[in-house]
Molecule: RNase P RNA; transfer RNA
Organism: bacterium
This record gives sequence, C1' cells and structure tokens, in this order.
RNA sequence: GGAGCCGAUGGGACGGUCGCUGGUCAGAUCGAUGGCCAGAGGAAAGUCCGGGCACCGCAGGGCAGGGUGGUCGGUAACGCCGACCGGCCGCGAGGUCAGGGAAAGUGCAACAGAGAGCAGACCGCCGAUGGCCGUCCCGAGCUUGCUCGGCACGGCACAGGUAAGGGUGAAAGGGUGCGGUAAGAGCGCACCAGCAGCCGAGGUGACUCGGCUGGCUUGGCAAACCCCACCCGGUGCAAGGCCAAACAGAGGGGAAGCGGAAUCUCGGUUUCGCUGCGGUUCGGUCCGGCCCGCCAUCACUCUCGGGUAGGCUGCACGAGGUGUUGAGCAAUCAGCGCCCUAGAUAAAUGAUCGUCACGCGUCGCGUCACACGCGGCGUGGACAGAACCCGGCUUACAUGUCGGCUCUGAGA
RNA sequence: GCCAGCGUAGCUCAAUUGGCAGAGCAGCUGAUUUGUAAUCAGCAGGUUGUGGGUUCAAGUCCCUCCGCUGGCU
Repeated sequence: GGAGCCGAUGGGACGGUCGCUGGUCAGAUCGAUGGCCAGAGGAAAGUCCGGGCACCGCAGGGCAGGGUGGUCGGUAACGCCGACCGGCCGCGAGGUCAGGGAAAGUGCAACAGAGAGCAGACCGCCGAUGGCCGUCCCGAGCUUGCUCGGCACGGCACAGGUAAGGGUGAAAGGGUGCGGUAAGAGCGCACCAGCAGCCGAGGUGACUCGGCUGGCUUGGCAAACCCCACCCGGUGCAAGGCCAAACAGAGGGGAAGCGGAAUCUCGGUUUCGCUGCGGUUCGGUCCGGCCCGCCAUCACUCUCGGGUAGGCUGCACGAGGUGUUGAGCAAUCAGCGCCCUAGAUAAAUGAUCGUCACGCGUCGCGUCACACGCGGCGUGGACAGAACCCGGCUUACAUGUCGGCUCUGAGA
Repeated sequence: GCCAGCGUAGCUCAAUUGGCAGAGCAGCUGAUUUGUAAUCAGCAGGUUGUGGGUUCAAGUCCCUCCGCUGGCU
C1' cells in the first nucleotide's frame, strides 16, 4: 500500500423573523395578550417476543391448544444477552446453527434405477455343485456297435451363486490391505472411522482425553405425525376509575290575576285591598268563596338510577438518566454522588433568511507535477416522527468519526 | 390502538400427504369467409409478493419484510 473481520459512536452549530404545544407569573374563575421556562429517536417504525400495570376468572392438579429446545450463567421476564461445548463454512481475524429423541411407534422419499428400507441380480464375474453337449479311458450287458454306469478333461451359461467392478440416484447398508474363494463377500484377520456398554482422568456442566469388551455397521427427514423435558389463565390504557349534558324512563311538588304596604340576607317573606271561585271531573266534609284525598291529561319544576355525547383521571419518579468505585472473562450486578428530562388527542416540537463547519463538483493561485493548502462559484444533508410505560429482536438510514484484529505485496 | 385472513400468467381461479406449476377468458400465428365475428388447429406468456432457513427436493413447512382486505369500540 491492497483486501477484509469485529465493535463503538455522531447523525450539524449559532443568530434574526414568523408560528405551534404544555407549564408558570401578571388579585381570584374562564378566555385573550404579554414575560419566562421546557418541548422526539437511534430506530419514536414493524407490532415479532417478554414484562410492569389494570380488570375479569381461579381450591389443587390434569386434558386440550400454543411455544421453547447443547451447557452454565445474566435478568422482572423472554424466542433476548454473555461465556463455553459440538457441527458446518472461511488460509485467517471470524461467521453461522429451531443444536433434545430416528436400535418407542406410525409415516415419507417424485423421476431415474435391477434394487429405496426385515434391500437388490440389469450389465459384468463365476458356474465349485446340479443340468446339457463333446472327447479319452475303465466296467457291465448284449442285438457287435450300440446302450447303461463311472473317473478325468473341455465347452454351454440352463438352474443357480456373487454386492468386488460398471451404471442410476440427493441417498445403494463402513474404509484400506492381506488371507480366502469357482467367483465373491466382515467370510476370517490387522489397522482406521463410527456405534453400544463398562472403567479411569479433567470439567459445576455440555463435553474432552485414555483404556477394555462386544457385534462387524445398525442410513436420511421430527421447521411430518409423534415421544421427552420445560414454559404459558384470559383480555388489553379503546384496560380501569371519577364527573356528567340532551332525548327517553321512574318518583314527587305546585296551583288564578292585578295593585299597595312592611321587612330585610335585595329578591324573597308576611300582610292588606280589588277582580274572581279558579284547567276539567269524581268523592268526603262543609257553606268557610275554604281544606283534604284519589284518578287522568297537559305544561312547568324538583329528585333519582343506569349512563350516551363530552370532560377529568390512569399519565410522566421510572426494572429512569449520568459520573465514579467495587465484584465478574463477559452479559450483568452492588455501593455512593449528582440530575428531573415531551405529554399532543386529528394530534404541537415547524417554516424561512443569514453566518460558520462538513461532503461533492468546478475554476484560479502556490508547486516541475501529484498529493496537499488557500480563495471564488455552484450544489447537498438521510431514515423517519412520541400517543400507558419498560427490556429485547427485526427492518430503514445521506454522510462521517474512532478503536481492536486478520491475510497479503514491496522495502528496511 | 388491538386482532384475523389473503397474495400463483394481462384478468378470474386450481394445484391431494412437500415430488415435472395448470385451466378458462384475453393475446399472437395459421385455416375457414368476399370481409368481420363465431368456429377449428397451434403458439407464447410465471422471480408462485420480497429476502433467508429446514429438506435430496418448497407454491406448499418455519422466520423476516412489503402490500391488500376484513373485524373489534
């Protein structure tokens, strides 16, 4: 210098003008106005997991259903995180894995291929044994050149044997070698791999290392059903609590009008006069122009319950932030100090201008030239926006910055 | 805010227990006809919404993201 791996972090600054939301102050309530203060994120997003909180349900346990799945630890909890173990990928730094069980059971494997799951004979090899044919020899019989029987050799590849080799496939039931055989084959043996059991050593454990024995090998898929272990009651702030119009409902109250006077708490009470017999009807009492009761209807008024519209609350001090010290490999935890930091409801946190910083392009100057520096001009700034809160995961993101590490070219 | 379902050719839909992705309409070419339509014969057309994973093999099983539809008060 080149090519990479892992991790952390920023995500413009200041000022002017015009606005938005909340709080607070201007005597009290509401509104307006003015001053002051505060006002999005690393993902606020997707709503994929887990919890807090709230209501409902619930003796305890199980079934069904769903989820998780190496080990140990962290945590309020998790499908998250850390460390380690094992498999796979990479020369490496590192990455990745839903990583329990397939000799409990059921099931699946298209096409190709002979055979695909208590395997299989298409080609090839063999054909010892049996069969057929031929030759030589031996024996027997007789019809004297034929038949039968037998030994040996050769041939055929008919029965059959064979999983070494070819070929098919994602996958063909350990590998190499020697022996063995008619040819072969764990058929036998040695070594290696792997499995099961036992023993020893290390480790909390997953597991690792070593030894002995065994049968020679017992394949894949459980993100197929299933088995095993563990976890999960349901619904969600549109949970829940409080206040409460209008309409409808239930129950009750009240009975005329006009004018004057007194009183005080200043719009009510008491009293007097006049008109009138008082919404309509029934009954009792009664003849006082009055009282009581009941029913129905109309209007007014009061009360009540449930609770709609609507409002308040839940709702901003919390598994909070930050600095430091300690424990731990780490995730994380503990102690101490400091800080208080958005609460909208159709949804505020913005727009615009200027200066500076940054990136890119271009021009000029410095320089032999490049790099670089200075100056001018132009241009750009992402993904996205709280909605009860928190811990994670996943996804999106212009443009940067820093740290650790690996491989490699050249030179010293 | 919470929850559920769906996505396959230009359109409407299939695809069994995971095993060669098809049908109708539309399109193109040819035949038929004086010509067109209808009809007949043939052809083309697919990132199975995206990206990963499991598996020998994925439209199908699992996860993530995108889009659409519906429900709750």